Predicted 3D model of a 103-nucleotide RNA (SAM riboswitch aptamer (S box leader)) from a Cryomorphaceae bacterium.
Its mean pLDDT, the model's own confidence on a scale to 100, is 82.
It was read from a public genome assembly, where an Rfam model found it.
RNA sequence: UGCUUAUCCAGAAAGACGGAGGGGACGGCCCUGUGAUGUCUUGGCAACCGCGCAUACGGCGAAAGGUGCCAAUUCCGACCUCAUUAUUGAGGAAAGAUGAGCA
Numbered sequence: 001u002g003c004u005u006a007u008c009c010a011g012a013a014a015g016a017c018g019g020a021g022g023g024g025a026c027g028g029c030c031c032u033g034u035g036a037u038g039u040c041u042u043g044g045c046a047a048c049c050g051c052g053c054a055u056a057c058g059g060c061g062a063a064a065g066g067u068g069c070c071a072a073u074u075c076c077g078a079c080c081u082c083a084u085u086a087u088u089g090a091g092g093a094a095a096g097a098u099g100a101g102c103a
Stems, first nucleotide, its partner, number of pairs: 001103008013042005021031003026077003043070003048066002051061003074095001079092005
């Protein structure tokens, strides 16, 4: 980097450095000198791998370790289908993020 697969309406702080952007991309709409992105430290959330139990292969428990995460539903929409008071609502897909496996 590519492929496969699971999940994505919950949850989670503070300090230091630094100094202008950020929320993947497009359109919105938001966050941001009352300090963004980013780096470091401590803390926390969660439960994918791993650990223990069970195994009818559906699960239960803890949180050493490996990841991940700690604004807004993956912030919303854009594509398709259905319904509709034609506003909107519901479902699906695409794309993305994270884990695990393979190349």
Taxonomically the source falls in Cryomorphaceae (Bacteria, Pseudomonadati, Flavobacteriia, Flavobacteriales).